[in-house]
RNA sequence: CCAGGGGGCCGGGCAGCCGCGUAUCUUCGGAUGCGAGGAAAGUCCGGGCUCCACGAAACAAGGGUGGCGGGUAACGCCCGCCGUGGGCAACCAUAGGGAAAGUGCCACAGAGAGCAUACCGCCGAUGGCUUCUUCGGAAGAUCAGGCAAGGGUGAAAGGGUGCGGUAAGAGCGCACCGGGGCUUCGGUAACGCGGUCCGCAUGGCAAACCCCACCCGGAGCAAGGCCAAAUAGGGGUCUCGCGCCUUCUUGAAAGGCAGUGGCGUUUCGCCGCGAGAGACCCGGGUUGGCUGCUUGAGCGCGGGAGCAAUCCCCCGCCCAGACGAAUGGCUGCCCCCGCAGGGCUGGUGUUUCACAUACCGCCUGCGGGACAGAACCCGGCUUACAGGCCCCCUGGUAAU
Numbered sequence: 001c002c003a004g005g006g007g008g009c010c011g012g013g014c015a016g017c018c019g020c021g022u023a024u025c026u027u028c029g030g031a032u033g034c035g036a037g038g039a040a041a042g043u044c045c046g047g048g049c050u051c052c053a054c055g056a057a058a059c060a061a062g063g064g065u066g067g068c069g070g071g072u073a074a075c076g077c078c079c080g081c082c083g084u085g086g087g088c089a090a091c092c093a094u095a096g097g098g099a100a101a102g103u104g105c106c107a108c109a110g111a112g113a114g115c116a117u118a119c120c121g122c123c124g125a126u127g128g129c130u131u132c133u134u135c136g137g138a139a140g141a142u143c144a145g146g147c148a149a150g151g152g153u154g155a156a157a158g159g160g161u162g163c164g165g166u167a168a169g170a171g172c173g174c175a176c177c178g179g180g181g182c183u184u185c186g187g188u189a190a191c192g193c194g195g196u197c198c199g200c201a202u203g204g205c206a207a208a209c210c211c212c213a214c215c216c217g218g219a220g221c222a223a224g225g226c227c228a229a230a231u232a233g234g235g236g237u238c239u240c241g242c243g244c245c246u247u248c249u250u251g252a253a254a255g256g257c258a259g260u261g262g263c264g265u266u267u268c269g270c271c272g273c274g275a276g277a278g279a280c281c282c283g284g285g286u287u288g289g290c291u292g293c294u295u296g297a298g299c300g301c302g303g304g305a306g307c308a309a310u311c312c313c314c315c316g317c318c319c320a321g322a323c324g325a326a327u328g329g330c331u332g333c334c335c336c337c338g339c340a341g342g343g344c345u346g347g348u349g350u351u352u353c354a355c356a357u358a359c360c361g362c363c364u365g366c367g368g369g370a371c372a373g374a375a376c377c378c379g380g381c382u383u384a385c386a387g388g389c390c391c392c393c394u395g396g397u398a399a400u
Stems, first nucleotide, its partner, number of pairs: 001396010012334007020035006037371001041382002044380005049220004054269006062216005067081005082096001083094004097211002102209002104205003119151002121147003126144002129140004159177006178200001179198005185192002224291004234282007243257005248251001259273004298317003302313004335369008346360005
């Protein structure tokens, strides 16, 4: 200097004038403080909080996650590590349990794509055919038959390379690689180096259904609470049932049983009814105010533990709470970016070392300044983003 990888920060500033929301104070005139984001977006996850569901256990249905270890309130998130794939590398991705429990799919092409297959081919030893024969056999073509090594089709063709063997071949045998089992050692573990045994038929897809392991109530601030106000204490249909016993003060009573309701099923318990219980449909009123509503799994400086995520300790700080919805308008200067022009001897390089020319700095003019807007609150993920700055790492080139 060129190319790449990872991480962090900013994304407008200052001043003046007028205007807005909120809190506190007030001499009621005002004064002071604070006032949108890293994503506020998506509504994809997890919670806090509120209400509902009668509780416990087991099972079922439905849904979620899926290597190991750690973090966290929790998660499908984050950190570290392992395996696999990509990259020269720094790094990136993660489809990461099971294909021998079962079902299903692999279009087209191709002979054949799940339990296979013979299109082009190779052989034709053995049995057959033909010719020759010194009668031992030889030769020829290929029939029967053998083969899946070579070629073709395809994303993928039943491990790869090589040697031997064979009629020609084939893990048929062997060596190495690949795969599987067992195992010393290392590691918390996933797993890894090594050793040893096995020729080892059985492809891919589970982000296909499924199996396995673990986890999971529902709804949501338009939750919910209070006040005010108003109406129709409205109408209709259906199902089951209206039974028994005891006491006494004899009743519209008390207690109990059958039965029935409260959960998807069962067991246990609890609560209600016991003359009522349950289901469905139509219609009417209310749309106003207050609250929930911002002190939080909060933020910041410093120290400690840890590879890290994160956690602990000390000190400091209070940083919007609107309700048809506030933070805006104008002016000036500065800052960043782009384009055009200028001059300068301010710098550097090329050069014929005068000139000229390129870049940077300087001046002038014009234009532009990203994505985007809280609404109960947090922790994440995903998506969008003009331009600028900083740090670390990898590869290449040149010089020393």
Source information:
Bacterial RNase P class A from Altererythrobacter sp., 400 nucleotides, folded computationally. Taxonomically the source falls in Altererythrobacter (Bacteria, Pseudomonadota, Alphaproteobacteria, Sphingomonadales). The RNAcentral record of the sequence draws on ENA. Its Rfam family is "Bacterial RNase P class A". Rfam links the family to the GO terms tRNA processing, ribonuclease P activity and dimeric ribonuclease P complex. It is recorded under the gene name rnpB.